[in-house]
Molecule: small-subunit ribosomal RNA
Organism: Trichopus zeylanicus subsp. travancoricus
RNA sequence: AGAGUUCAAUCCUGGCUCAGGAUGAAGGCUAGCGGCAUGCUUAACACAUGCAAGUCGGAUGGGAAGUGGUGUUUCCAGUGGCAGACAGUGAUUAACGCAUAAGAACUUGCCCUUGGGAGGGGAAAAACAACUGGAAAUGGUUGCUAAUACCCCAUAGACUGAGGAGCAAAAGGAGGAAUCUGCCCGAGGAGGGGCUCGUGUCUGAUUAGCUAGUUGGUGAGGCAAUAGCUUACCAAGGCAAUGAUCAAUAACUGGUCCAAGAGGAUGAUCAGCCACAUUGGGACUAAGACAUGGCAGAGACUCUUACAGGAGGCAGCAAUGGGGAAUUUUCCCCAAUGGGCAAAAGCCUAAUGGAGCAAUGUCGUGUGGAGGUAGAAGGCCCAUGGGUCGUGAACUUCUUUUCUCGGAGAAGAAGCAAUGACGAUAUCUGAGGAAUAAGCAUCGUCUAACUCUGUGCUAGCAGCCACGGUAAGACAAAGGAUGUAAGCGUUAUCUGGAAUGAUUGGGCAUAAAGCAUCUAUAGGUGGCUUUUCAAGUUUGCUAUCAAAUCCCUAGGCUCAACCCUGGACCGGAGGUGGAAACUACCAAGCUGGAGUACAGUAGGGGCAGAGGGAAUUUCCGGUGGAGCGGUGAAAUGCGUAGAGAUCAAAAAGAACACCAACGGCGAAAGCACUCUGCUGGACUGACAUUGACACUGAGAGAUGAAAGCUAGGGGAGCAAAUGGGAUUAGAUACCCUAGUAGUCCUAGCCGUAAAUGAUGGAUACUAGGCGCUAUGCAUAUCGACCCAUGCAGUGCUAUAGCUAAUGUGUUAAGUUUCCUUCCUGGGGAGUACGUUCACAAGAAUGAAACUCAGAGGAAUUGAUGGGAGCCUACACAAGUGGUGGAGCAUGUGGUUUAAUUCGAUGCAAAGCAAAGAACCUUACCAGGGCUUGACACGCCAUGAAUCCUCUUGAAAGAGAGGGGUGCCCUCGGGAACGCGGACACAGGUGGUGCAUGGCUGUCGUCAGCUCGUGCCAUAAGGUGUUGGGUUAAGUCCUGCAAUGAGUGCAACCCUCGUGUUUAGUUGCCACCAUUGAGUUUGGAACCCUAAACAGACUGCCAGUGAUAAGCUGGAGGAAGGUGAGGAUGACGUCAAGUCAUCAUGCCCCUUAUGCCCUGGGUGACAAACAUGCUACAAUGGGUGGGACAAAGGGUCGCGAUCCUGUGAGGGUGAGCUAACUCCAAAAACCCAUCCUUAGUUUGGAUUGCUGUCUGCAACUCGCCUGCAUGAAGCCAAAAUCGCUAGUAAUUGUCAGUCAGCCAUACAGCGGUGAAUUCAUUCCCAGGCCUUGUACACACCGCUUGUCACACUAUGGGAGCUGGCCAUGCCCGAAGUCAUUACCUUAACCACAAGGAAGGGCAUGCCGAAGGCGGGGCUAGUAACUAGAGUGAAGUCAUAACAAGGUAGCCGUACUGGAAGGUGCGACUG
Repeated sequence: AGAGUUCAAUCCUGGCUCAGGAUGAAGGCUAGCGGCAUGCUUAACACAUGCAAGUCGGAUGGGAAGUGGUGUUUCCAGUGGCAGACAGUGAUUAACGCAUAAGAACUUGCCCUUGGGAGGGGAAAAACAACUGGAAAUGGUUGCUAAUACCCCAUAGACUGAGGAGCAAAAGGAGGAAUCUGCCCGAGGAGGGGCUCGUGUCUGAUUAGCUAGUUGGUGAGGCAAUAGCUUACCAAGGCAAUGAUCAAUAACUGGUCCAAGAGGAUGAUCAGCCACAUUGGGACUAAGACAUGGCAGAGACUCUUACAGGAGGCAGCAAUGGGGAAUUUUCCCCAAUGGGCAAAAGCCUAAUGGAGCAAUGUCGUGUGGAGGUAGAAGGCCCAUGGGUCGUGAACUUCUUUUCUCGGAGAAGAAGCAAUGACGAUAUCUGAGGAAUAAGCAUCGUCUAACUCUGUGCUAGCAGCCACGGUAAGACAAAGGAUGUAAGCGUUAUCUGGAAUGAUUGGGCAUAAAGCAUCUAUAGGUGGCUUUUCAAGUUUGCUAUCAAAUCCCUAGGCUCAACCCUGGACCGGAGGUGGAAACUACCAAGCUGGAGUACAGUAGGGGCAGAGGGAAUUUCCGGUGGAGCGGUGAAAUGCGUAGAGAUCAAAAAGAACACCAACGGCGAAAGCACUCUGCUGGACUGACAUUGACACUGAGAGAUGAAAGCUAGGGGAGCAAAUGGGAUUAGAUACCCUAGUAGUCCUAGCCGUAAAUGAUGGAUACUAGGCGCUAUGCAUAUCGACCCAUGCAGUGCUAUAGCUAAUGUGUUAAGUUUCCUUCCUGGGGAGUACGUUCACAAGAAUGAAACUCAGAGGAAUUGAUGGGAGCCUACACAAGUGGUGGAGCAUGUGGUUUAAUUCGAUGCAAAGCAAAGAACCUUACCAGGGCUUGACACGCCAUGAAUCCUCUUGAAAGAGAGGGGUGCCCUCGGGAACGCGGACACAGGUGGUGCAUGGCUGUCGUCAGCUCGUGCCAUAAGGUGUUGGGUUAAGUCCUGCAAUGAGUGCAACCCUCGUGUUUAGUUGCCACCAUUGAGUUUGGAACCCUAAACAGACUGCCAGUGAUAAGCUGGAGGAAGGUGAGGAUGACGUCAAGUCAUCAUGCCCCUUAUGCCCUGGGUGACAAACAUGCUACAAUGGGUGGGACAAAGGGUCGCGAUCCUGUGAGGGUGAGCUAACUCCAAAAACCCAUCCUUAGUUUGGAUUGCUGUCUGCAACUCGCCUGCAUGAAGCCAAAAUCGCUAGUAAUUGUCAGUCAGCCAUACAGCGGUGAAUUCAUUCCCAGGCCUUGUACACACCGCUUGUCACACUAUGGGAGCUGGCCAUGCCCGAAGUCAUUACCUUAACCACAAGGAAGGGCAUGCCGAAGGCGGGGCUAGUAACUAGAGUGAAGUCAUAACAAGGUAGCCGUACUGGAAGGUGCGACUG
């Protein structure tokens, strides 16, 4: 310090997630030791038991123990004194509670200092005794008694009051004594406490008004003290937008954790303060309490009871139950430090000191050190060579922290001695023996660390992205590795990263975000000059911010943690002194900001009134006579009752053509015929006047399109709704015809729009250029222009700068300052609830649960569009012939079957693989067999091998017999072959073409696809490759931030077309001979054959084009612009096809998924599809005669000739290893003749019979022959295919495969030989450029809404049940205070009547709990109901994204199953 995640890729915005640190933690696995810390965060729930506050006999009367007795000693209930205001917890509390800094009207036991004093009297009551009530707790009556208990008098520098005066203290005890210790009244101090106050101290405005002792005053009361603290009267105040009141939450602080800091979170342990003690009120005592290990009432609960009544309070220490994820021992000691009492010894102390439990945290330490390669065994991996665990172990040697057993043994103890819970302690030392001691998590990326096996979208993992569908580095296990270590990892929480709340330190054109616009209040901010002052500011000094903590320094435990010394720090507020720049204040000025006055200017600025013409519609009349209207096409509609058209007159309402503009005005909304009246603002000029009067602006107010609402008018046109007609699968739409609200006016309401420049207002500054509007000055002129220049407004373009980019750019989105609104991931949702406003519609304000890991902006490259432009192609068009209908052939799907083996499935599967299924092929089925196997290699044994015969069997096979004895040799043996045996292995047309290689199809023979360097851009990318021409072509030229290159194109290759040369047999024959015949001699001219070469390049000419490339025409030429055809297939796309050609990873089978054999099947057949053949006839069919090819093949072959058969064929066998011979006949064609438009002399299917050939075999299941039979079919619907010249069409012919053949197929070959192309509008496909995009699996895309189903959370809901709060009334405990005619009483006075004073009963005010009533807030729950969200492949449509097929969207109104549609106005996103 950053990283992952939106995308095909990029930049940005923005959320989510991770890496760090921390904890009073908890859970999981594991665990040697020690030190120091820490340990109910939940139920302030209930608590058994024990202990936690006593002490003093030197205050006191008395009792008891002990002793034989006295004395001494010890103990004790009571009276009395002091102390029980400490320790625990965090429920309450938003408060002077706490923190900090001040203050005045107070108090203070014990303690310290100091000044005085204690004289004289008196009366009781506990204990105790007797009697007595009660179950108990606990009393009652009578009687006796001491005091440091109580009372009176006296006295006092105190108090009140100040003129008299009044009130009012004391206590002794111990000691032989000295003396010690108490008591009373003052003064001062220390420390403690009470009170007041400035400042600070959480959230909510969907809590905006609160307050009646409330705010103040006077009198009185009251308190330690001030005070509405209380009361009577008077006044009407007090608090609040700087957030009162109310609600919710919470003890506060020093500190603690995180953070660079600012800051965020927190308030365990330790320390300070506050509050509380079962709940709620109350007082008593005391220096101090409203106390609780004290009291009296009330409520709840628990215990007890003899049912009358009593007792209790662990939020003390332990412990128990309960709750909970979760938190310890019913331990030891007062030895130390403290506390209480005491004169002291001492007693008490669950404070404290210690130990125990818990890895809860932190710190330290160990589990051994050195040597040791045969790199052992074993595990894992493997390319089978090896690598790795790994010097690790074993083994040798050394050491003993720790461990076990012994010995010695502290400090902590102060204060002469004595006194140690811890403690058999720490520590030191001896012996023993490597002995007793390593786990946990992770290994796809972030993030250090990788392989194998298993699993197969299963099991599982997961913090985010994501992993897992047969080769998983992500699951599980193993090996290895990494990290850490007595711990490790998970979960939870806080903080950081997060500049995702931004003071430091963010934003608002398009990403979330500028109010619709203006005026203005509070507030904030504010021009120039000079004073005053010192509030802000700054600076010095001072006191403080407890200690502890943090930091620095020094020291003590072996180190560290820990403890400890000193210092610094405590950002804050207080006191006091100085400075005066800036801000504020005071005072005086200034004119530049701002205003006023004056002179002009432009204008659809506003309101009101008056006037005008064009058009539309209606009505009246004339002419006229059949249609009009409307649409893509129609229909509804109007019209012979006279429409439409046309002419004239009339009426009505609404809107104002041209001018008109990128122009003007207004705050915005908005404003347009002309004239008049009233009126607001702006600008220009000159420069008079005021003298900062300014800017912004929360609340507030005003204005505010369209739609809509209320009331009254008006109503021509248009037109939501609605009717009808079309379109359509439907059409609640688009289109048409009608048409109502409305649109218009008046008076009100509503208050919203994509109310937009998606850009708040003000100020100043920062290059230019080109316009327009209003106006000024200068110049010029007769005048108007031109030119130069200023101000205000309004546009375009552009530099710097800014911006994520697009863009913006003096009209800023630049650079400054001031003020203000608003934003903080997407959805849920601008929804719900609440409130305010509104007549309503609705508007304003405005959440949460839940859910997702993205949503979004700009730009790039593609793809795509029922976007635009250019271009190509048998793509269309123009032609020609087909397919689709018939019959048959072949292939496919489907069905059937024991099997119908398998593959290929839009174009790009389907006469395809298959260039040949009767057996074989063959992979399929049934049956019969084999198991080292049909085949390969290695080993052992045996036999040479080959051959012949028989039995059995469907065959494979099984069994038996016979013959034979080879070759090489170093004489051991070896080679080939056969048979037998065991094990390694063979074998598989078994799976996966989505694990692969190779090969192939397709886009497409389309013209594209890329790279180096440079340049541009933050980047993806762009440029080059685009532009202007041209081409079949990214072909070429030209221009250009590009310049070059590669691969494709073209060319080079083959065939054909012309010629030349060479050659002349088996081919050829012009001349000369010759024959039946190029048959023979001869010839080498021609044809032909087959080798080389020539030829064609826009080379030449003209025109055109840019003087280019090229194009058009022409000449010559066999051929002319690629001469024709072929081979040749760029980067890539389709997980295209093939594991069944072959090869191959992995998986699977191994007496079978391998191998052999026989038979069957692949040939089945209702209907479907594809490709073909033959036809439907006269351009024909039959018969007879006649003519002309090319290219192939042949010795296991082609087979002439002759004979024979109607024929297929058979017999014979010349020739040919082929320019020689054979297949071999070419057919269409020509000539002649018959048929004459018919299911025929067309057509040949089907069927019967007879034969031939091949072959082991022709039934399933071959071809061919002959005779007979003679089906459908008379040119074919929708639709659809091929073809541009030697092409289509037509006609024969040959090869391959092959014994034969289901070939009508396929691949070649020649013969005859057309028609048409205007053109690119349209259909399909493709190329380039551009544009839009919400697509990128890329339009077979994406996506919206209803409905149905499941689940989840939420709102409403008749209500129901709780809680909290305040309030009215009733009742009124305890108790203070007040009153008290009644009752009662020891101290004093009186002098025996009584008084003073006290107590009690009773009463009054207040008053807790309780009861009744209405209210507010809040929680839970509910029949039913509403929308929302999420879900695998449901239903209906297709609204949006492209011109999304009617451009979309905003506001509003109506309307419809649903998305939606339509009207009105606005926007361009």